[in-house]
RNA sequence: GGGCCCAUAGUAUAAUGGGAGUACGUAUCGUUCGCAACGAUAUGGUGUGGGUUCGAUUCCCACUGGGUCCA
Repeated sequence: GGGCCCAUAGUAUAAUGGGAGUACGUAUCGUUCGCAACGAUAUGGUGUGGGUUCGAUUCCCACUGGGUCCA
């Protein structure tokens, strides 16, 4: 320098065009003499900019960061 892949909640990870989910975590409440465990409820997210579309996590381009291969 070039090719390819990835970027979603505090962490891990689904969602291939139409209501953004799950687990762990965190908070509150209940159960207990107390703790743990368990149960209920809640919290919190699409890397940045632009384009296509009635509508974008999803498709396209650029940038940023990471991974991998070639030189």
Predicted 3D model of a 71-nucleotide RNA (transfer RNA) from an Elusimicrobiota bacterium. Its mean pLDDT, the model's own confidence on a scale to 100, is 84. The source organism's lineage runs through Bacteria, Pseudomonadati and Elusimicrobiota. The sequence is in RNAcentral, with records from ENA. Rfam family: tRNA. Rfam classes the family as a transfer RNA.